Context: one part of a larger RNA
Molecule: large-subunit ribosomal RNA, domain VI
Organism: Pseudomonadota bacterium
RNA sequence: CGCUCGAACCUUGAGGGGAGUUGUCCUUAGUACGAGAGGACCAGGACGAACCAACCUCUGGUGUACCAGUUGUUCCGCCAGGAGCACUGCUGGGUAGCUAUGUUGGGACGGGAUAAGAGCUGAAAGCAUCUAAGCUCGAAGCCCACCCCAAGAUUAGGGUUCGUUAUCAGAUUCCUCAAAGAUUAUGAGGUUGAUAGGCUGCACUUGUAAGCCCUGUAAGGGGUUAAGAGGAGCAGUACUAAUAAAUCGAAUUUCUG
Numbered sequence: 001c002g003c004u005c006g007a008a009c010c011u012u013g014a015g016g017g018g019a020g021u022u023g024u025c026c027u028u029a030g031u032a033c034g035a036g037a038g039g040a041c042c043a044g045g046a047c048g049a050a051c052c053a054a055c056c057u058c059u060g061g062u063g064u065a066c067c068a069g070u071u072g073u074u075c076c077g078c079c080a081g082g083a084g085c086a087c088u089g090c091u092g093g094g095u096a097g098c099u100a101u102g103u104u105g106g107g108a109c110g111g112g113a114u115a116a117g118a119g120c121u122g123a124a125a126g127c128a129u130c131u132a133a134g135c136u137c138g139a140a141g142c143c144c145a146c147c148c149c150a151a152g153a154u155u156a157g158g159g160u161u162c163g164u165u166a167u168c169a170g171a172u173u174c175c176u177c178a179a180a181g182a183u184u185a186u187g188a189g190g191u192u193g194a195u196a197g198g199c200u201g202c203a204c205u206u207g208u209a210a211g212c213c214c215u216g217u218a219a220g221g222g223g224u225u226a227a228g229a230g231g232a233g234c235a236g237u238a239c240u241a242a243u244a245a246a247u248c249g250a251a252u253u254u255c256u257g
Base pairs, nucleotide, nucleotide: 001152005163006162007161008160009159010158011157015149016148017147018146021049022048023047024046025045026044027043033038051106052105053104054103055102059100060099061098062097066093067092068091069090070089071086072085073084074083075082076081110144111143112142117137118136119135120134170248171247172246173245174190175189176188177187178186195241196240197239198237199236200235201234202233204230205229206228211224212223213222214221215220
């Protein structure tokens, strides 16, 4: 831009894409078969491998503005306590998020038409013949079925609701943001508000802060103290910021009155 009034939402599915794998064991059954050795079809069940998808409850990884320990050095006048730098200085842990080696799920069942093949009936050709007419079966393959996209499917589909001459319905700019993200887009919100920050509570992480007291010559140990501190998590709460405002936004032709 189109889809012949403009919108919001819900859909149909022409068409397209994805998936499609396989092993071992058990039962049937040591049965059928076979002299024996051996050893089934059919049918039912269990557990796997690889692959694919989703997810983070568990197990782990990461987690450079979380917590603790610690070395050297500089500084905060000194002590104590801290800060900077040294690969995040190093080391031990670690929330959210992301993630696999972790967890969950999947391939199916079934239907239709068939291939090779197996047949029925059956002539040409008094017989015979699966084929010539007709009919029944028959595959991991084909078409459905399962999952996803999908009306630019220009054959542009369908439905519900809203708006009828407008400051319409609706959408956007702008602003707060994240389940989204390079930008854009998408999604959640914009005071009739929990969208983000702050604060409070909880969860969770770290592991018992500083100061003071006791003890030891001291390094240190103990008590106050399961303390103190804390990024992303879950809630609550308008304290702060989403103010104010602006922009876009339909009727051609024909018919009737």